[in-house]
């Protein structure tokens, strides 16, 4: 002095959909997913906030836009594929491991 990679710390960015059961709600169950949670408020068929879990942070496909898009499939839905490596998008001279290594100087 030491990379990829892994874990962690601090800080930050996110989404929470669809359906079935006589079915609006509650409840239960199912689908996809890492994640579909709990609570509060409101001018309420949605919106906002708090907390939690989860994912992601420029080497950026977490997530948003295009999009009330196109094709397929489904009871239905970003369910799958396309669009598309298109546009936008949130980090740090942090710590540890890797590391019994490498280099320099002196004896």
């Nucleotide at each position: 002095g030491c990379a990829a990679c892994g874990c962690c710390c601090u800080g930050g960015g996110g989404g929470a959909g669809c359906a079935g059961a006589a079915a609006c709600g509650c409840u239960c169950u199912g689908c996809u997913g890492a994640g579909a949670g709990u609570c509060c408020g409101c001018g309420a068929c949605g919106c906002g906030g708090a907390c939690g879990a989860c994912c992601c942070c420029u080497c950026g496909a977490a997530c948003c836009u295009g999009a009330u898009c196109c094709g397929g499939g489904u009871c239905a839905u970003g369910c799958c594929g396309g669009c598309g490596g298109a546009g936008g998008g949130a980090a740090g001279c942090g710590g540890c491991g890797c590391a019994u290594c490498a280099c320099a100087u002196c004896g």